Background: The part of an RNA shown here (small-subunit ribosomal RNA, central domain) has 346 nucleotides and comes from a bacterium. The full RNA is in RNAcentral, with records from SILVA. Model confidence (mean pLDDT): 90 of 100.
[in-house]
Context: one part of a larger RNA
RNA sequence: UUGGGCGUAAAGGGCACGCAGGCGGCUUUGCAAGCUUGGUGUGAAAUCUCAGGGCUCAACCCUGAAACUGCAUUGAGAACUGCAUGGCUAGAGUUAGUGAGGGGAAACCGGAAUUCCAGGUGUAGGGGUGAAAUCUGUAGAUAUCUGGAAGAACACCAAUGGCGAAGGCAGGUUUCCAGCACAUAACUGACGCUCAGGUGCGAAGGUGCGGGGAUCAAACAGGAUUAGAUACCCUGGUAGUCCGCACAGUAAACGAUGUGCACUAGGUGUCUGGGCAUAAGCCCGGGUGCCAAAGCAAACGCGAUAAGUGCACCGCCUGGGGAGUAUGCCCGCAAGGGUGAAACUC
Repeated sequence: UUGGGCGUAAAGGGCACGCAGGCGGCUUUGCAAGCUUGGUGUGAAAUCUCAGGGCUCAACCCUGAAACUGCAUUGAGAACUGCAUGGCUAGAGUUAGUGAGGGGAAACCGGAAUUCCAGGUGUAGGGGUGAAAUCUGUAGAUAUCUGGAAGAACACCAAUGGCGAAGGCAGGUUUCCAGCACAUAACUGACGCUCAGGUGCGAAGGUGCGGGGAUCAAACAGGAUUAGAUACCCUGGUAGUCCGCACAGUAAACGAUGUGCACUAGGUGUCUGGGCAUAAGCCCGGGUGCCAAAGCAAACGCGAUAAGUGCACCGCCUGGGGAGUAUGCCCGCAAGGGUGAAACUC
């Protein structure tokens, strides 16, 4: 609970697409459902309100008026909403041109490093730490050189930078796919905004099956430390980390800020287009940062990328704990996920 809110106090759905629903540009004509304004009927009485009256007053009672803000029906009106009709181009979109980009998918290629294998040189240590030890090495290690194998990640460029709806995306080449921005013209003619349910995408970790396995590394083992040390440190090390297919569907999924549109001083960087015709210049767009006017804000701060001023639509909050628990239902192979209380207590 017809209220007030949601950056940090409780509260923006992880993100998108989108049916129903809600809302919707300028204009012509018509209709009259909403709307406005009359008539008629009805709206029982009592009650309520006003005026007057009766019980000595009052409560109470009686009379009259008003009212009963409603409903039905019948006229009138046409500004607004709606419906129908015709037109328009400022919203939205299409085509043609140019441009930037770690946007996505697949295939192929590259060098540095790491580990391992083989061989050469070479000799007593190496490694590790706060210090050590476990460990490794005379069966020749570490170091160094040559050759080979494997897997994973791509130094510098690199940015306060770019792209993507979000998650996220970074060596190079090719092919395929998609989005975005700008300039000019033509075209369509409101085709739009939002979106419960629904559908798709969705880091890491996890699961199933099949591959792969260099590094790192939960679990685990050992060595240290310590009163203890199921840790921090060290030596090892398996799942996993990688690929394919399928599942899972959660995060401080954060800008802790829903989406769209409009309006409201400036200054200064940067990325990417364009114009003026050449200026170390000015201007017009689209992103991305910083500082600030007005305004907002409890303050911090926000400030044209708003948390300002408004409109449309959706989601969500309503004291702390109990608890994101129990239960039911739905989903999942499982782990678990979604929805989601109460008693009690302060």